[in-house]
Context: one part of a larger RNA
RNA sequence: CCCGCGGCAGGACGGAAAGACCCCGUGCACCUUUACUACAACUUCACAGUGAUCGUCGGUGCAGUACGUGUAGGAUAGCUGGGAGACUUUGAAGCCGGGACGCCAGUUUCGGUGGAGUCAACCUUGAAAUACCAGCCUUAUUGUAUUGCCGAUCUAACCUGGGCCCGUUAGCCGGGUCGGGGACACUGUGUGGUGGGUAGUUUGACUGGGGCGGUCGCCUCCCAAAGAGUAACGGAGGCGCGCGAAGGUUCCCUCAGGCUGAUUGGAAACCAGCCGUAGAGUGUAAAGGCAAAAGGGAGCUUGACUGCGAGACUCACAAGUCGAGCAGGUGCGAAACCAGGUCUUAGUGAUCCGGUGGCUCCGGAUGGAAGGGCCAUCGCUCAUCGGAUAAAAGGUACGCCGGGGAUAACAGGCUUAUCUCCCCCAAGAGUUCACAUCGACGGGGAGGUUUGGCACCUCGAUGUCGGCUCGUCACAUCCUGGGGGUGAAGCAGCUCCCAAGGGUUCGGCUGUUCGCCGAUUAAAGUGGCACGCGAGCUGGGUUUAGAACGUCGUGAGACAGUUCGGUCCCUAUCCGCCGUGGG
Numbered sequence: 001c002c003c004g005c006g007g008c009a010g011g012a013c014g015g016a017a018a019g020a021c022c023c024c025g026u027g028c029a030c031c032u033u034u035a036c037u038a039c040a041a042c043u044u045c046a047c048a049g050u051g052a053u054c055g056u057c058g059g060u061g062c063a064g065u066a067c068g069u070g071u072a073g074g075a076u077a078g079c080u081g082g083g084a085g086a087c088u089u090u091g092a093a094g095c096c097g098g099g100a101c102g103c104c105a106g107u108u109u110c111g112g113u114g115g116a117g118u119c120a121a122c123c124u125u126g127a128a129a130u131a132c133c134a135g136c137c138u139u140a141u142u143g144u145a146u147u148g149c150c151g152a153u154c155u156a157a158c159c160u161g162g163g164c165c166c167g168u169u170a171g172c173c174g175g176g177u178c179g180g181g182g183a184c185a186c187u188g189u190g191u192g193g194u195g196g197g198u199a200g201u202u203u204g205a206c207u208g209g210g211g212c213g214g215u216c217g218c219c220u221c222c223c224a225a226a227g228a229g230u231a232a233c234g235g236a237g238g239c240g241c242g243c244g245a246a247g248g249u250u251c252c253c254u255c256a257g258g259c260u261g262a263u264u265g266g267a268a269a270c271c272a273g274c275c276g277u278a279g280a281g282u283g284u285a286a287a288g289g290c291a292a293a294a295g296g297g298a299g300c301u302u303g304a305c306u307g308c309g310a311g312a313c314u315c316a317c318a319a320g321u322c323g324a325g326c327a328g329g330u331g332c333g334a335a336a337c338c339a340g341g342u343c344u345u346a347g348u349g350a351u352c353c354g355g356u357g358g359c360u361c362c363g364g365a366u367g368g369a370a371g372g373g374c375c376a377u378c379g380c381u382c383a384u385c386g387g388a389u390a391a392a393a394g395g396u397a398c399g400c401c402g403g404g405g406a407u408a409a410c411a412g413g414c415u416u417a418u419c420u421c422c423c424c425c426a427a428g429a430g431u432u433c434a435c436a437u438c439g440a441c442g443g444g445g446a447g448g449u450u451u452g453g454c455a456c457c458u459c460g461a462u463g464u465c466g467g468c469u470c471g472u473c474a475c476a477u478c479c480u481g482g483g484g485g486u487g488a489a490g491c492a493g494c495u496c497c498c499a500a501g502g503g504u505u506c507g508g509c510u511g512u513u514c515g516c517c518g519a520u521u522a523a524a525g526u527g528g529c530a531c532g533c534g535a536g537c538u539g540g541g542u543u544u545a546g547a548a549c550g551u552c553g554u555g556a557g558a559c560a561g562u563u564c565g566g567u568c569c570c571u572a573u574c575c576g577c578c579g580u581g582g583g
Base pairs, nucleotide, nucleotide: 001583002582003581004580005579006578007577008576010575011574012573014570015569022404023403024402025401027400028399029396030395031394032393035201036200037199038198039197041194042193043192045190046189047188048187049186051154052153053152054151055150057148058147059146060145061144062143063142064141065140066139068137078136079135080134081133082132085119086118087117094113095112096111097110098109099108100107101106158181159180160179162178163177164176165175166174167173204216205215206214213233217239218238219237220236221235222234240385241283242342243341247301248300249299250298251297252296253295255279257275258274259273260272261271281290282289284347286345287344288343305328306327307326308325311322312321313320317386330339331338353379354378355377356376357375358374359373361372362371411458412456413454414453415452417451419447420446421445422444423443424442428438429437465540466538467537468536470532471529472528473527474526475525478503479502480501481498482497483496484495485494486493505519506518507517508516509515546564547563548562549561550559551558552557
């Protein structure tokens, strides 16, 4: 050096299983509920199967009787028409008694008595005589017909898991009969309600993982790199309107502030003079504007018009923006002219569906109508604001599938804020003396053991705490060794320098690492090695399925809360290592 054999398991991000954690999918399933919408079921009423009689209380028709005071007015005038007479010994006025109505003034009716009168045009009134007749209205009442609620009774529908008889030798079923119930129950159709009992679904996105929080459209500024545009969970603010004048036009005016002066008047009220490019004001944020004003005032007014629109800006689209000019008619102005809202840029919502007004539109044989169209206009915090539906919340540790290292938890990487260690400056402490020792306020580094940030390999899998076993390395050294300084007398210390050869304990508690405690020791070092080491062991913790407590939740369930329980697979091909043999 080549080839074996027996072993060990550190590596081959070893094998196995298209990660179960996490996220994503307008994926699935099951579960919950005061998510949405249905349905079963239960229930209300109506009608039908469903009939008879009576009563109470109503509706309607017919017949009769009564009924009606706002004021002025002999006084409780319902309306309209006819109308000059009507009623009365088949008994008037008046009187007595009873009833009814009542806005207590009276009206009306019945019985008795009585015995021949009573009322009408008259004067007032919007309207004239219940003098008389007819029709009608309001309200009340009687009779009758019909109908309804409620109540009672009935029997013939209907019911009978009561007796008996028959089919029949039958605790079913059917028929018969007797009894019971009874127009109820029950069933159907319609209707209102209740309705996780059941079903189908929904339950947004952005996001330095997801959740929680925040945000989602529009306007202004910065970022924005001197054209436009330009991102972030970058830095600041506004809007979801207002105004019939705060619009149009014609004419006029100039502010804020300061100084001086002047009764009540002061730091500011109003007045006078001077200075005053704008610091004022501009409905509302900011920016850009604005004094020939876009700012302040007055007069007259409605252009805050109708029909168009060359041409541009902006822009994926759809939207959005500017616009001279033409026609009609209008306002102001002597006129030229100006005016199609507001100093400008926010003050908003597509389409569908529907409402309202208008139109010389269509009108299913024809004429109409219904319905539609066109013009105008109205109804959305459709605010997740280019708006999935008219209409929608949750749980899953019982979970499943498709994917992702596009994205989290472990480890690594980068970074080093944080952390550990070192250094500079030196105020000060140290009786005196900054530097024996300690070292403020600050400054500079190293390391890569902490907590983080980032999300770069790995989600067709890199097993995660602690213990055990086995170690190996660094040195910022715990002991042992050598040395400097000392606020080192000695002993014992403090501090710094050199030094990694070797060493660095046993117990109690806890799953613990850590820590506390006990007893020792020369000392009981700090770290790295995938917080070394599970194809070496363990499996107490964490982190499935069971169960319980506390708490939260209506609930399903949930909790870096607790508690008891809970399958740890792999026969070694290569590298590596140990032992051994042959050539």